[in-house]
RNA sequence: AGAGUUUGAUCAUGGCUCAGAGCGAACGCUUGCGGCGAGCCUAACACAUGCAAGUCGAGCGCCUGUAGCAAUACAGGAGCGGCGGACGGGUGAGUAACACGUAGGUCAUCUGCCUCUCGGUGGGGGAUAACCAGGGGAAACUCUGGCUAAUACCGCAUGAGGUCCACGGAUCAAAGCAGCAAUGCGCCGGGAGAUGAGCCUGCGUCCGAUUAUCUAAUCCUAGUUGGCGGGGUAAUGGCCCACCAAGGGUACGAUCGGUAGCUGGUCUGAGAGGACGAUCAGCCACACUGGAACUGAGACACGGUCCAGACUCCUACGGGAGGCAGCAGUGGGGAAUAUUGCGCAAUGGGGGAAACCCUGACGCAGCUACGCCGCGUGGGUGAUGAAGGCCUUCGGGUUGUAAAGCCCUGUCCGUGGGGACGAAUACUGACGGUACCCACGAAGAAAGCACCGGCUAACCCUGUGCCAGCAGCCGCGGUAAUACAGGGGGUGCAAGCGUUGCUCGGAAUCACUGGGCGUAAAGCGUGCGCAGGCGGAACGUUAAGUCGGAUGUGAAAUCCCGGGGCUCAACCCCGGAACUGCAUUCGAAACUGGCGAUCUUGAGUGCGGCAGAGGUGAGUGGAAUUCCUGGUGUAGAGGUGAAAUUCGUAGAUAUCAGGAGGAACACCGGUGGCGAAAGCGGCUCACUGGGCCGACACUGACGCUCAUGCACGAAAGCGUGGGGAGCAAACAGGAUUAGAUACCCUGGUAGUCCACGCCGUAAACGAUGGAUGCUAGCUGCUGGGAAGCCUUAUCUUUUCUCGGUGGCGUAGCCAACGCGUUAAGCAUCCCGCCUGGGAAGUACGGUCGCAAGACUGAAACUCAAAGGAAUUGACGGGGGCCCGCACAAGCGGUGGAGUAUGUGGUUUAAUUCGAUGCAACGCGAAGAACCUUACCUGGCCUUGACAUGUCCGGAAUCCUGCAGAGAUGCGGGAGUGCCUUCGGGAAUCGGAACACAGGUGCUGCAUGGCUGUCGUCAGCUCGUGUCGUGAGAUGUUGGGUUAAGUCCCGCAACGAGCGCAACCCUUGUCCUUAGUUGCCAGCACGUAAUGGUGGGAACUCUAAGGAGACUGCCGGUGACAAACCGGAGGAAGGUGGGGAUGACGUCAAGUCAUCAUGGCCCUUACGGCCAGGGCUACACACGUACUACAAUGGUUGGGACAAAGGGCAGCAAGACCGCGAGGUGGAGCCAAUCCCAGAAACCCAAUCUCAGUCCGGAUCGCAGUCUGCAACUCGACUGCGUGAAGUCGGAAUCGCUAGUAAUCGCGGAUCAGCAAUGCCGCGGUGAAUACGUUCCCGGGCCUUGUACACACCGCCCGUCACACCAUGGGAGUUGGCUGCUCCAGAAGCAGGUAGUCUAACCGCAAGGGGGACGCUUGCCACGGAGUGGUCAAUGACUGGGGUGAAGUCGUAACAAGGUAGCC
Repeated sequence: AGAGUUUGAUCAUGGCUCAGAGCGAACGCUUGCGGCGAGCCUAACACAUGCAAGUCGAGCGCCUGUAGCAAUACAGGAGCGGCGGACGGGUGAGUAACACGUAGGUCAUCUGCCUCUCGGUGGGGGAUAACCAGGGGAAACUCUGGCUAAUACCGCAUGAGGUCCACGGAUCAAAGCAGCAAUGCGCCGGGAGAUGAGCCUGCGUCCGAUUAUCUAAUCCUAGUUGGCGGGGUAAUGGCCCACCAAGGGUACGAUCGGUAGCUGGUCUGAGAGGACGAUCAGCCACACUGGAACUGAGACACGGUCCAGACUCCUACGGGAGGCAGCAGUGGGGAAUAUUGCGCAAUGGGGGAAACCCUGACGCAGCUACGCCGCGUGGGUGAUGAAGGCCUUCGGGUUGUAAAGCCCUGUCCGUGGGGACGAAUACUGACGGUACCCACGAAGAAAGCACCGGCUAACCCUGUGCCAGCAGCCGCGGUAAUACAGGGGGUGCAAGCGUUGCUCGGAAUCACUGGGCGUAAAGCGUGCGCAGGCGGAACGUUAAGUCGGAUGUGAAAUCCCGGGGCUCAACCCCGGAACUGCAUUCGAAACUGGCGAUCUUGAGUGCGGCAGAGGUGAGUGGAAUUCCUGGUGUAGAGGUGAAAUUCGUAGAUAUCAGGAGGAACACCGGUGGCGAAAGCGGCUCACUGGGCCGACACUGACGCUCAUGCACGAAAGCGUGGGGAGCAAACAGGAUUAGAUACCCUGGUAGUCCACGCCGUAAACGAUGGAUGCUAGCUGCUGGGAAGCCUUAUCUUUUCUCGGUGGCGUAGCCAACGCGUUAAGCAUCCCGCCUGGGAAGUACGGUCGCAAGACUGAAACUCAAAGGAAUUGACGGGGGCCCGCACAAGCGGUGGAGUAUGUGGUUUAAUUCGAUGCAACGCGAAGAACCUUACCUGGCCUUGACAUGUCCGGAAUCCUGCAGAGAUGCGGGAGUGCCUUCGGGAAUCGGAACACAGGUGCUGCAUGGCUGUCGUCAGCUCGUGUCGUGAGAUGUUGGGUUAAGUCCCGCAACGAGCGCAACCCUUGUCCUUAGUUGCCAGCACGUAAUGGUGGGAACUCUAAGGAGACUGCCGGUGACAAACCGGAGGAAGGUGGGGAUGACGUCAAGUCAUCAUGGCCCUUACGGCCAGGGCUACACACGUACUACAAUGGUUGGGACAAAGGGCAGCAAGACCGCGAGGUGGAGCCAAUCCCAGAAACCCAAUCUCAGUCCGGAUCGCAGUCUGCAACUCGACUGCGUGAAGUCGGAAUCGCUAGUAAUCGCGGAUCAGCAAUGCCGCGGUGAAUACGUUCCCGGGCCUUGUACACACCGCCCGUCACACCAUGGGAGUUGGCUGCUCCAGAAGCAGGUAGUCUAACCGCAAGGGGGACGCUUGCCACGGAGUGGUCAAUGACUGGGGUGAAGUCGUAACAAGGUAGCC
């Protein structure tokens, strides 16, 4: 410090997620030791039991026990009294507050114990508890009578002093105790201090405005705000009361609602911040819940009192008792948090003169890896790189010096011995026989957890097969999973490791530091303008902001630095720094602010001009549509893609004249003008707003912006009243369509128009808030002004200048697109707005509105994206250019028939398998009767039919018998080879055992190879350079041209590669060479005839080499190019014809059954052998062919002309036999020699005469031939007989542009034979047509749009149906909190007081004073009633929303998305 994730890729936007640190944690697995810390975050839920606050006999009386005869001593007990139980300890419920923090104030206060100091401590009195007696009660407890003490209580005296004061005075004290007492401890009243506390104030301190009718009549407030006088308090004060006034708070957020103890600090972070507020420390609040006071220096009191309530317990039912949020502990809740331990030795606290007592504060120990820190689980050596495991390409690799073995050491551990500090000055140590030290023993007891697809360090095997499972995000898993599970190995951390939860970080993702708003989320529709914010120039002054110094404070702890102590560290101790703050004070005066006075440049006013659809009102004009009246006139009109509805013989449309009425204003008219925007358009008049220009004068900062507010605000819509020609939602009809509630047509009502009043929204857009300044230009238009030129004016032209409005463009900016003096540049000021998508601009609440609705405006839930710009493709019922038998023009077919063949389907024991749009279907198969053969049935074999290795035996091999369907089994005979170093070996056969063979079993979606297809289409790329942030672009685009990315020209490109073309084969012409088996012109011989023979080398031909064609020549066109058009010559002319040749790639195209091959599977079988069957089945459907339907023909007879092939297990002549298939026999030929081999269409002649025929030949019968071991299933052919459908083929569809189509025959491969009508070749005869590129199909280039990228066979929307989820409404129901109005009123306090009672003082007494109880008044908790507000839960039913591999209906959007889309 970043990374992953939207895309085919890119940049930017933006969310989600991860890596870090932390924790009072919990859970899972694991666990050796020690130190230091921490340990109910939940139920402020309920609590059994024990302990946690007592102490003082030197304040007092009494009682008991022990000792003593006793006095008395010691010990103990309850009580009176004093001090302390207001500290210490716990908890965080409440509290948004002077509660807390910080800084101050207190002239408005108190303070026990403590310190200092001043003064005093005289003299009396009456009670009472304990105790005794009696009574009540279960108990708790209590009543009556009687006795008694005090440092308990009460007068009197005194008064330095305090308090009050009318300044005369009044009023206020005390206690003693310790044997003795020098003394000590006390007591009373003051003063001062210290400590602690109270009260007041400034500032700071969470969220919500869907908690405010927005500035006050409207929100909150009635003791409310203030005053006066009282009361009350330690003390100020509405703290309380009476009276008076009507104030007070609030947009700088009152009130209300929600949440919360606050702080030092803790965690995180670079910081600024953010989150938190356990342990430690300060403050506050609370003590079962609520209320209340008493006592006291201090409380409204955790272990005190009273009352009420809930709960629990006891009870004799009458009545009582209790309060762990003290320490332990229990139940409960919960994911979860410890011992009913030891000790007062230390520190501290209470009491006491002290000894001492008390102290669950505290010091320790126990439990828990909860955290931090430290240590260990050994060290050295050790290669045969052991065994085992795992992997393997079978060679090996790895685990791995790891282990074993050998040699050491002793942290820890065990045993034994010694043994602290903490204790101060003597006694006194819970911890503890602990820490620590010494000796001995002994490698022994001591390693796990997570991860290994990317992020992110770490990889293999097996299992599984979208299953089981994983997952933080992206995503893995559908038979080769580094992602699941196991194993091996590895990586990381380590007594821990992971997971979960939470916080900060990364997140500049709320942006103060430090973000944005044209298109990604985001500028209010526009203006005016109060508050607020900001504000021109020069001067003076002030000192609020600002800056500096000083002082006080900022508790300690923490953090940081330095040092020290535990062996180190954690931890602890000491010192320093820091605590960024606040306050006070002294200074500075630049800047901001205040005040004073000044200026003119910002702003404004006056004066003179100018342009304009700026606004409002009134008037007025012509064209057109429609309607009405009349005329002319006749059969149609209208409308559409085509029609129909509609109008018209009752006279339409058309046309002429006249009239009515409403609305809108053609041309001018213009990226022209005006206005703040919305918006404004005939003409005239009236009224009126703003702007611009010019030159002077004046005011003197008067300015800019603007939350709230106010005003304006298209269209549609609403209300009332008018108006209504045209147009036209709704509606009706006609069409279209599968449907058509649409698009099209015919009609048509609201509305559109006017007046007045509402509404207040728009893609109200420049998707761009306003103001000001600065920052290159060029070029239009528009409104002014100035100057110059010609001669004044006008006009024209030029230059300058101010305002407005456009285009291009520099710098700069931007993600890019683009913006660019009219900024989206550079700056300042002010306002508005944004923070992932969906849910949703929805719900609820509120405000406005007559309504429609508008404004404000969420959440649950859900997703890992949504979105922007640009790029490359692909696509478009987008555009341009151009090709192709693509269409068109032609010729012939298919689709109908029969047959053949292939396929689907069906059938079957099996009908083996594969190929499936083009690009499967006469395809693999260039030959299924057996074989082939892979399938089925049955019979057999198990190292096997085949390969290699080992051992044994025999050469091999041949002949043969029996059984069997055969495989096979059991026999008989012949035969003994080759090499040799004499051991044996090679080859071959048989046998044995084991390694292994074998598989047409699966996966073509694991593969190689081969092939099809786009497509013989003209394309596909690279290097360097350049441009772009980048994907990419350029080159390859453009202008021409071509069959062609073919060539030329131009050009930030220059070159190059694979393709194109050419080189290759063949064919067409000629030449040369060579003439056998081919040829025969001339010469000669010969035959019935034939190159048959001599000979010839001319010709044909053969087969080798060459020539020829290159737009080379001429003319024209073109750009002086490339090239095209025409022509000459030529056998051939612009690629001469044909073939071979197939770029980068696409289709997970085809093939595991040609072959090869990974993995998986079978192994007496999924292998092998054999026989028979099947692949040949047959209601049917399709493809491809053949033969036909006939006269351009059939049949019969005669006659003519090829090319290319094949031939020895072969082709086979002549001859003979057979009607024939064929047979007999065999010349010749290993082939330019011989044979297959008579080519056919064609020609000549004859016949048939339009008919299911002398067409057509299927089918069937009989008889044969041939091949073969064998023609039944299931061959071909021959002869005779039979003689089906079919008379030219619906929708649709195929091939072909010249030696082509059409038509005719010939040959070959495979092959014993053949189902071949197939396939591959060969020649014969031999056409028609192409205007042209609009349309169909396919393709190429450029361009455009895109929401597509699995790429249009794409994407995608809404209803409905189903399941699940959260949510709104809802008659209501239940509960919490709360306002208001009442009722009621415990305890207590205050006031009053008839009643009852009464020790101290007064009084001779009666009595008084004072007090208590009672009663009563006021206040008030609980409780009760009524009526509101608000929140939550729930609710029949209901609304929409979200999500969910394969549901229904349509096709809305994305391309011109097929009616442009959207608001």